Notes: The prediction has a mean pLDDT of 76. Predicted 3D model of a 190-nucleotide RNA (Group I catalytic intron). Rfam family: Group I catalytic intron. Rfam describes the family as follows. Group I catalytic introns are large self-splicing ribozymes. They catalyse their own excision from mRNA, tRNA and rRNA precursors in a wide range of organisms. The core secondary structure consists of 9 paired regions (P1-P9). These fold to essentially two domains - the P4-P6 domain (formed from the stacking of P5, P4, P6 and P6a helices) and the P3-P9 domain (formed from the P8, P3, P7 and P9 helices). Gene Ontology term of the family: Group I intron splicing. The model forms 92% of the base pairs in the Rfam consensus.
[in-house]
RNA sequence: AGAGCGAGAUCCUGUCAAAUUAGGCAGCCUUCUAAAGCAAUUUAGAAGUGAAAAUCAGGCUAAUUCGGGGAACACCCACUAAAAAUGGGUCAAUCCCGAGCUAAAUCACAAAGGUGUAAAUGUGUAGAGACUAUAUACCUGACGCCCUUUUGGGGUGAUGAGAUAGUCCAAUCCUUUUGGUAACAGAAGG
Numbered sequence: 001a002g003a004g005c006g007a008g009a010u011c012c013u014g015u016c017a018a019a020u021u022a023g024g025c026a027g028c029c030u031u032c033u034a035a036a037g038c039a040a041u042u043u044a045g046a047a048g049u050g051a052a053a054a055u056c057a058g059g060c061u062a063a064u065u066c067g068g069g070g071a072a073c074a075c076c077c078a079c080u081a082a083a084a085a086u087g088g089g090u091c092a093a094u095c096c097c098g099a100g101c102u103a104a105a106u107c108a109c110a111a112a113g114g115u116g117u118a119a120a121u122g123u124g125u126a127g128a129g130a131c132u133a134u135a136u137a138c139c140u141g142a143c144g145c146c147c148u149u150u151u152g153g154g155g156u157g158a159u160g161a162g163a164u165a166g167u168c169c170a171a172u173c174c175u176u177u178u179g180g181u182a183a184c185a186g187a188a189g190g
Stems, first nucleotide, its partner, number of pairs: 010018001012027005028050001029048008055142005065099006074090005100123002107116003127169001129168005143157006173190007
């Protein structure tokens, strides 16, 4: 000097990024429209904005399979003086569909232990994947706020798990090689 690893900063919150530190996607919030509801509110669409907020305890961690439809940003090629737009391709954050399967729970039977029974915001859906734990998933209870056809009840307490936290393995590096104009996608070895 360079490369690699780790940490931090960047939006109200989350997540993926980082190329020109620009950005992609999602959630909540405000207003409007439509439908449902007595209402709180819920679902869908549109426009805008970033100030404040999104609770606690316990239980459970099973299934993890076969198929299918989309996709932003970014990259490559064609066209072009160049760029944009357009067309095709690559990668991919991720959005879903059909079938099947599923722990504790619930309910029924049994009664020492157990047997059967359900569905999805689960699995499918990590980086090809294996394993352990746990929750932001599911179940039970409590609490806060709001509504009420008021002592009965209802609503609400966001998104995040298309691997969350870890361990392993893979990949990242080097050599050879196959397909492709390329981006890229494979195979073998170290």